A computed fold for a 67-nucleotide RNA from a bovine gut metagenome, annotated as transfer RNA.

[in-house]
RNA sequence: CACGUGGCGCAGUCGGUAGCGCAACUGAUUCGUAAUCAGUAGGUCGGGGGUUCGAGUCCCCCCGUUG
Numbered sequence: 001c002a003c004g005u006g007g008c009g010c011a012g013u014c015g016g017u018a019g020c021g022c023a024a025c026u027g028a029u030u031c032g033u034a035a036u037c038a039g040u041a042g043g044u045c046g047g048g049g050g051u052u053c054g055a056g057u058c059c060c061c062c063c064g065u066u067g
Stems, first nucleotide, its partner, number of pairs: 001067001002065003007022004016053001024040005046062005
C1' cells in the first nucleotide's frame, strides 16, 4: 500500500437500508443417478468507536491475510 461481504469465489465506484455465480435443500422430470427446469433457506458486511436523518461505502483505533 492492497484486501477482509452467506459454505466457497466475487459485485456493490457519488452514503439510501446487501446482490450474482457455484454449492446446499425442496419439488418436477427419470426405472434410478447425473444433467435440465422451478422454487426455498442462508450474511445486520473482521472487531470497536465517531460523523450523519441514514454507513458495506466517509473518519479514527485495533485484529487478520497477501505482497

The sequence is in RNAcentral, with records from MGnify.
Model confidence (mean pLDDT): 84 of 100.
Rfam family: tRNA. About the family: Transfer RNA (tRNA) molecules are approximately 80 nucleotides in length.